Molecule: transfer RNA
Organism: Magnetovibrio sp.
RNA sequence: GCCGAUGUAGCUCAGUUGGUAGAGCAACGCAUUCGUAAUGCGUAGGUCCGCAGUUCAAGUCUGCGCAUCGGCA
Numbered sequence: 001g002c003c004g005a006u007g008u009a010g011c012u013c014a015g016u017u018g019g020u021a022g023a024g025c026a027a028c029g030c031a032u033u034c035g036u037a038a039u040g041c042g043u044a045g046g047u048c049c050g051c052a053g054u055u056c057a058a059g060u061c062u063g064c065g066c067a068u069c070g071g072c073a
Stems, first nucleotide, its partner, number of pairs: 001072007010025004019056001027043005049065005
């Protein structure tokens, strides 16, 4: 330099044919216990990497960038 993949909650990841974003773990509260752990119930937490474009509507499609990983030279 060329090609490809990935980027979503604190972490690991889902998200179907474009239709108003979720799970597990972690955190916090309550219950339980003499107390802790474990367990049960609940709560909070998101500019979906950035900027444009298409569309009534974009996490999803298109373009240009950025970061990480892999391949080729």